[in-house]
RNA sequence: GCCGGAGUAACUCAGCUGGUAGAGUAGCUCACUCGUAACGAGCAAGUCGUGGGUUCGAGUCCCAUCUCCGGCU
Numbered sequence: 001g002c003c004g005g006a007g008u009a010a011c012u013c014a015g016c017u018g019g020u021a022g023a024g025u026a027g028c029u030c031a032c033u034c035g036u037a038a039c040g041a042g043c044a045a046g047u048c049g050u051g052g053g054u055u056c057g058a059g060u061c062c063c064a065u066c067u068c069c070g071g072c073u
Base pairs, nucleotide, nucleotide: 001072002071003070004069005068006067007066010025011024012023013022019056027043028042029041030040049065050064051063052062053061
């Protein structure tokens, strides 16, 4: 230099053919218990790496760019 993959909640990851952004873990509250943990119920937590474009509408499609991983030279 070229090719491919990944980037979404604090962490690990889903998100289908473009149509309200989700789960688990962690956190907080409540309940349960003699008490703690576990189990149970609930709550909060997001610029979807960044910047543009297409569209009535973009995590999703297009372009550029940054970081990480792999391959080729």